A computed fold for a 512-nucleotide part of an RNA from a metagenome, annotated as small-subunit ribosomal RNA, 5' domain. It matches the Rfam family "Bacterial small subunit ribosomal RNA". The coordinates come from a structure-prediction model, not an experiment, and the mean pLDDT is 85.
[in-house]
Context: one part of a larger RNA
RNA sequence: GAAUGAACGCUGGCGGCAUGCCUAACACAUGCAAGUCGAACGCGAAAUCACCUUCGGGUGAAAGUAGAGUGGCGGACGGGUGAGUAACGCGUGGGAAUCUGCCUAGUAGUGGGGGACAACUCGGGGAAACUCGAGCUAAUACCGCAUAAAGGUGGUCUCUACAUGUAAGCUACUGUUUGGAGAUGAGCCCGCGUACCAUUAGCUUGUUGGUAGGGUAAUGGCCUACCAAGGCUUCGAUGGUUAGCUGGUCUGAGAGGAUGAUCAGCCACACUGGAACUGACACACGGUCCAGACUCCUACGGGAGGCAGCAGUGAGGAAUUUUGCGCAAUGGGGGAAACCCUGACGCAGCAACGCCGCGUGAGUGAUGAAGGCUUUCGGGUCGUAAAGCUCUGUCAAGUGGGAAGAACAUGCUUGAUGCUAAUACCAUCUUGCACUGACGGUACCACUGAAGGAAGCACCGGCUAACUCCGUGCCAGCAGCCGCGGUAAUACGGGGGGUGCAAGCGUUAUUC
Numbered sequence: 001g002a003a004u005g006a007a008c009g010c011u012g013g014c015g016g017c018a019u020g021c022c023u024a025a026c027a028c029a030u031g032c033a034a035g036u037c038g039a040a041c042g043c044g045a046a047a048u049c050a051c052c053u054u055c056g057g058g059u060g061a062a063a064g065u066a067g068a069g070u071g072g073c074g075g076a077c078g079g080g081u082g083a084g085u086a087a088c089g090c091g092u093g094g095g096a097a098u099c100u101g102c103c104u105a106g107u108a109g110u111g112g113g114g115g116a117c118a119a120c121u122c123g124g125g126g127a128a129a130c131u132c133g134a135g136c137u138a139a140u141a142c143c144g145c146a147u148a149a150a151g152g153u154g155g156u157c158u159c160u161a162c163a164u165g166u167a168a169g170c171u172a173c174u175g176u177u178u179g180g181a182g183a184u185g186a187g188c189c190c191g192c193g194u195a196c197c198a199u200u201a202g203c204u205u206g207u208u209g210g211u212a213g214g215g216u217a218a219u220g221g222c223c224u225a226c227c228a229a230g231g232c233u234u235c236g237a238u239g240g241u242u243a244g245c246u247g248g249u250c251u252g253a254g255a256g257g258a259u260g261a262u263c264a265g266c267c268a269c270a271c272u273g274g275a276a277c278u279g280a281c282a283c284a285c286g287g288u289c290c291a292g293a294c295u296c297c298u299a300c301g302g303g304a305g306g307c308a309g310c311a312g313u314g315a316g317g318a319a320u321u322u323u324g325c326g327c328a329a330u331g332g333g334g335g336a337a338a339c340c341c342u343g344a345c346g347c348a349g350c351a352a353c354g355c356c357g358c359g360u361g362a363g364u365g366a367u368g369a370a371g372g373c374u375u376u377c378g379g380g381u382c383g384u385a386a387a388g389c390u391c392u393g394u395c396a397a398g399u400g401g402g403a404a405g406a407a408c409a410u411g412c413u414u415g416a417u418g419c420u421a422a423u424a425c426c427a428u429c430u431u432g433c434a435c436u437g438a439c440g441g442u443a444c445c446a447c448u449g450a451a452g453g454a455a456g457c458a459c460c461g462g463c464u465a466a467c468u469c470c471g472u473g474c475c476a477g478c479a480g481c482c483g484c485g486g487u488a489a490u491a492c493g494g495g496g497g498g499u500g501c502a503a504g505c506g507u508u509a510u511u512c
Base pairs, nucleotide, nucleotide: 001512002511003510004509006508007507008506009505010504013358014357015356016355017354019351020350021316026314027313028312030311031310032309035073036072037071040070041069043067048061049060050059051058052057080269081268082267089194090193091192092191093190094189095188098186099185103182104181108177109176110175111145113143114142120135121134122133123132124131125130151174152173153172154171155170156169160167161166162165195241196240197239202232203231204230207229208228209227210226211225212224213223214222244266245265246264247263248259249258250257251256271292272291273290274289275288294305295304296303297302322348324347325346326345330344331342332341333340334339361391362390363389364388371382372381373380374379395453397448398447399446400445401444405439410434411433412432415429416428417427418426456501457500458499459498460497461482462481463480467496468495469494470493471492477484478483
């Protein structure tokens, strides 16, 4: 000099964009953060209103709605943190012995049956969490047979049946099954690179290799039995300490050094330790089981919980924000869709924490005013500075207007193509209209009045730009280094003046 996720002191006008627990991976009150589908399925209220009434009630609408349940898909993504890890963990370049839901293009199908279990009803236990028994029932749930399979929704009568418009049928869309292909994602192996300590020199028995088997999606001592006695190491094994890695970031002319906040990729973790289940994918942050510590409830028999999600609280600390708004946009999950959910995200709030921009006025003005300071008492200086005069109107204030971000999707509509018996329906494309904004009455624009509301901080002995007076008297104090102060201190404290930066300026810490 540059830099920082900074902190502290003094000061503080506005805007834009970023950033904001680096410490206790400490403990957490409260709310929200993962649901959705009635076009898979059975069931199914109530308030309220109307009518009837023998005043007990009944019927209809609300409504096949709310709701819970079975079932499907998603809860393995997204979000957080960096404890562990010196490792094929990461980076880079290769490899073969693998899997891959949803998605894409294409192939072949989708027949015929059965028995249950929830919900529900009845009965019982429990303080609760919850649970037991009996009975009924549906499915794209489950189980056989064939051959692996599952149907659903809409339209329609050309052919068949009953002879009404319904069934079978036909048809469109969608689902489902099978076996290949692609895409995407994931698992595995290897070469090279990847901190410090030798005041760590020897380490290893599933250890190193083989055969056979088991296990896995898959290779392999991954595991087991048997056989052999190997394997690693001063080119640093083993042990210890520290640490998530990278793209990058800071600095530097570079080489290098330091670093790994925000953003992006990978990894690991989810109170601590262990385990598996389900599933295409987990050994699963807001799932299950066991053990432990802690907290809470309890009728003492037993139960409940996990913010390293977003806010927020306590604690720790020099130190780090709102228990905000919205799904309008982007993206994600479910759904045919409408739509629902989304503390991802988009926004707003707080903080000079950082970067950038703007302003605090401009011109003129010498009786060089008053006043301060100083003086050799003549003067000098603050100083064109002020006042005065003439202007301007950024920002802030007030008034009025007022966006872009919105286009998809969907509904209606125009037309075309395909399918078809069909000018139904449906699918694809297309024309026009309608609907949708948290931010926000925000940005921006115009007008009004008005110099009015807006400057500080550090330093002035040398390094280092900037000097005098008073006070003090080795005291009080200063100080980054040299050093200053013991009666004329440009070095302490104050005044005047000056220098440097400026909504900041200094100090401290850290890096180059």